The RNA shown here (c-di-GMP-I riboswitch aptamer) has 91 nucleotides and comes from a Nitrospirota bacterium. The model forms 95% of the base pairs in the Rfam consensus. It matches the Rfam family "c-di-GMP-I riboswitch aptamer". About the family: GEMM was predicted in a large-scale screen for bacterial structured RNA regulatory elements. Its family is annotated with cyclic-di-GMP binding in the Gene Ontology. The organism belongs to Nitrospirota, within Bacteria.
[in-house]
RNA sequence: AGGUGACAAGGGCAAACUAUCCGUAAGGGUAGGGCGCAAAGCCAAGAGACCCUGAGAACGUUGUUGUUUCAGGGUUCGUCUGGUUACCGAA
Numbered sequence: 001a002g003g004u005g006a007c008a009a010g011g012g013c014a015a016a017c018u019a020u021c022c023g024u025a026a027g028g029g030u031a032g033g034g035c036g037c038a039a040a041g042c043c044a045a046g047a048g049a050c051c052c053u054g055a056g057a058a059c060g061u062u063g064u065u066g067u068u069u070c071a072g073g074g075u076u077c078g079u080c081u082g083g084u085u086a087c088c089g090a091a
Base pairs, nucleotide, nucleotide: 005088012037013036017032018031019030020029021028022027035078041084042083043082045081046080047079048076049075050074051073052072053071054070055069056068058067059066
């Protein structure tokens, strides 16, 4: 230095939920709260999932509209893969 991850040390982050604000929504911010996390730090890069809009087809309904396909926009890094940065020092 790299790999790696202990009944180590110092710590860090913060799920559900609650309050409040933003957003059509998915979801996000702040405060409380801790399910958990060795990257649960960061990046929407590939995929997945979710939301919104538009168009088409079939089925159902016969009144709205539900499922599905395609396209566009958005969300999610605590879904996975990838990229990148980082504390510690046992085996």